[in-house]
């Protein structure tokens, strides 16, 4: 620094359109839903994953400056604070279980 996988889990809406199913793929469940879900679209918010600004703190490379002592300058790295921009979210344990699907190890199944 990058994949997987288990484990505990947290945060965030509303107004218009549509109109029948929706919760990532399939089963079986459990819920949402004509009191208009889902989905587009405006506006908003949650969050700190990517960059970027600025500030704080750690450190102290790299150069300047001195006869010495020392003086200036202060990167990057790593912690915090903010939230500009690009993602991604804003019902139910990041819906439950179980397959499928990718990957990875293994000669190959498992």
């Nucleotide at each position: 620094a990058c994949c997987c996988c288990a484990u505990c889990c947290c945060g965030a809406g509303u107004g218009g359109c549509c109109g029948a199913g929706a919760g990532a793929c399939c089963u079986g469940g459990c819920u949402c839903u004509u009191u208009g879900a889902c989905g587009c679209c405006g506006c908003a918010g949650c969050a700190a994953c990517c960059g970027a600004u600025c500030c704080c703190g750690c450190c102290g490379a790299a150069g300047a400056u001195u006869u010495c002592c020392u003086u200036c300058c202060g990167a990057a790295a790593c912690g915090g604070a903010a939230a500009c921009g690009g993602u991604g979210c804003u019902a139910c344990c990041g819906c439950c279980a179980g397959g499928a699907c990718c990957g990875a190890u293994g000669g190959a199944a498992a």
The RNA shown here (SAM riboswitch aptamer (S box leader)) has 110 nucleotides and comes from Arthrobacter sp. MYb227. The source organism's lineage runs through Bacteria, Bacillati, Actinomycetes, Micrococcales and Arthrobacter. Rfam family: SAM riboswitch aptamer (S box leader). Gene Ontology term of the family: regulation of gene expression. It was read from a public genome assembly, where an Rfam model found it.